[in-house]
RNA sequence: CUUGUAAAAGGGCAAACCUUUCGAAAGAUAGGGACGCAAAGCUUCGAGUCUACGGUGUGAAACACUAUGACGGUCGGGUUGCCAAG
Numbered sequence: 001c002u003u004g005u006a007a008a009a010g011g012g013c014a015a016a017c018c019u020u021u022c023g024a025a026a027g028a029u030a031g032g033g034a035c036g037c038a039a040a041g042c043u044u045c046g047a048g049u050c051u052a053c054g055g056u057g058u059g060a061a062a063c064a065c066u067a068u069g070a071c072g073g074u075c076g077g078g079u080u081g082c083c084a085a086g
Base pairs, nucleotide, nucleotide: 001086002085003084004083012037013036017032018031019030021028022027035073041079042078043077045076046075047074048071049070050069054066055065056064057063
């Protein structure tokens, strides 16, 4: 530097669900818990998905649209890295 087919060592992370706090919500924090994961480490740069407090549309309601909110355990890119093989 390339690869992750098979096996191994030390290990690591932690879905759903329950509890807690924050938030309008999506969702997040912490504890429990393990479905899985070789980047399930980090990063919203591109795409995608979710939400709609506020805003816009109408006189109002209902409804629709809207990210500046959220998801890196949706994918690609960027970046760092354990082990093994070459």
This is a predicted structure of an 86-nucleotide RNA (c-di-GMP-I riboswitch aptamer) from a Eubacteriales bacterium. NCBI's taxonomy places the organism under Bacteria, Bacillati, Bacillota, Clostridia, Eubacteriales. Model confidence (mean pLDDT): 84 of 100. The sequence was found by an Rfam model in a public genome assembly. The model forms 90% of the base pairs in the Rfam consensus.